[in-house]
Context: one part of a larger RNA
RNA sequence: CCAUUGUUAAGGAACUCGGCAAAAUGACCCCGUAACUUCGGGAUAAGGGGAGCCUCGAAAGAGGCCGCAGAGAAUAGGCCCAAGCGACUGUUUAGCAAAAACACAGGUGUUUGCGAAAGCGAGAGCUGACGUAUAAGCGCUGACGCCUGCCCGGUGCUGGAAGGUUAAGAGGAGCUGUCAGCCGCAAGGUGAAGCAGUGAAUUGAAGCCCCAGUAAACGGCGGCCGUAACUAUAACGGUCCUAAGGUAGCGAAAUUCCUUGUCGGGUAAGUUCCGACCCGCACGAAUGGCGUAACGACUUGGGCACUGUCUCAACAAUGGACCCG
Numbered sequence: 001c002c003a004u005u006g007u008u009a010a011g012g013a014a015c016u017c018g019g020c021a022a023a024a025u026g027a028c029c030c031c032g033u034a035a036c037u038u039c040g041g042g043a044u045a046a047g048g049g050g051a052g053c054c055u056c057g058a059a060a061g062a063g064g065c066c067g068c069a070g071a072g073a074a075u076a077g078g079c080c081c082a083a084g085c086g087a088c089u090g091u092u093u094a095g096c097a098a099a100a101a102c103a104c105a106g107g108u109g110u111u112u113g114c115g116a117a118a119g120c121g122a123g124a125g126c127u128g129a130c131g132u133a134u135a136a137g138c139g140c141u142g143a144c145g146c147c148u149g150c151c152c153g154g155u156g157c158u159g160g161a162a163g164g165u166u167a168a169g170a171g172g173a174g175c176u177g178u179c180a181g182c183c184g185c186a187a188g189g190u191g192a193a194g195c196a197g198u199g200a201a202u203u204g205a206a207g208c209c210c211c212a213g214u215a216a217a218c219g220g221c222g223g224c225c226g227u228a229a230c231u232a233u234a235a236c237g238g239u240c241c242u243a244a245g246g247u248a249g250c251g252a253a254a255u256u257c258c259u260u261g262u263c264g265g266g267u268a269a270g271u272u273c274c275g276a277c278c279c280g281c282a283c284g285a286a287u288g289g290c291g292u293a294a295c296g297a298c299u300u301g302g303g304c305a306c307u308g309u310c311u312c313a314a315c316a317a318u319g320g321a322c323c324c325g
Stems, first nucleotide, its partner, number of pairs: 001320008010311002014309001019306001028050004036041001038143001052065005066070001078304007085296002090102002106141007118127003144291004149221003154218002156214005163209003169203002174198005181190003222240005249283001250280001261277005
C1' cells in the first nucleotide's frame, strides 16, 4: 500500500449524480394506531411500555437480590409525507437492461354453421376438437370508476350489380402463299378446289371504373380580418378553404422549443420537486382520455431516526504485498 473486518471525541448527509455503502430498526407480550378506501384493506401504520433470579402466594401480585447490560450471545422489518408510471400476483434481454417493457382478468371489433374458420404438410393426413357460436381463430385495448366527441373525401374491408372497360376461349368476314386449268412466241399474267398461314365484326367472367355502408378499420380533426364607454381581451360579426375542423377531460406534462415561463409552497439559499395559471413550438379520448384504494428489488422530491458518506482522519485485527531464510 491492497483486501476483509472492528472501534472512534465533537458534529450528523456538510459527502455524493444520488444517503451509494454503512449504521440504525428487529423475536415475543401489552397499550395504541391517521389520511384515504374498491370497506377487504391501509396496519407490525405511526407511537409507547414490559421482560433476569430468589422468597411468599392457588393465582393476581408483593417483597427482596445481582450486574454496565435480563429478547444479556446468534438468527429476526428502519419509518413517514408527496408525486409519476404500471391496477394487482406473474414474465423478460441464459452472459452489461427486471423496467414505465411483455402477460393478465376485463372491454371491444372481426372471421367461422362443422369435412367450421385458421394453421402444418407435396399429399395422405393431423391440430383446431373427440370441441360446436356461453365455441374456436385473429386484431386492438388492458383491473375498477366516470367516459369514449366530429369526419367515410383518400386507403382498406363489406355489400351492389344497371352502365363503361376487360383475358384465354368461341367465331370466322377478308387477305396471303402454293397449285390444276386458262391466256401468252416467251418473260410472265390470271387462277377453282384442296392444303397452309394470317385474321375483322360478334360473343366472352372476376377485377377495375361506378353506387352505397363501415373509424374500439388505416387514418384525419383549419386560416385571415374586425368588434365592448380607460386599457386589455373578445361572448359577437365577416370571409376563405375542408371529408370534418379537437368535444369532455387533462395541460411547461415520461409530451413545452423559447424556458431556470409566471405566481405560490418547501430551503438561509431550490435549473430538481409539489400546487396553480394556459401563448398545448408539437395532449386528447380503446396506437384509449381522466381519476383511482391496494401492490412495486421501478422513477422523482421532502422529512424523522441513524451513522466514518463527510469535516478529517486515527487506531486495531486477519490475509496479502514487502524484507530475510
Molecule: large-subunit ribosomal RNA, domain IV
Organism: Eubacteriales bacterium OttesenSCG-928-N13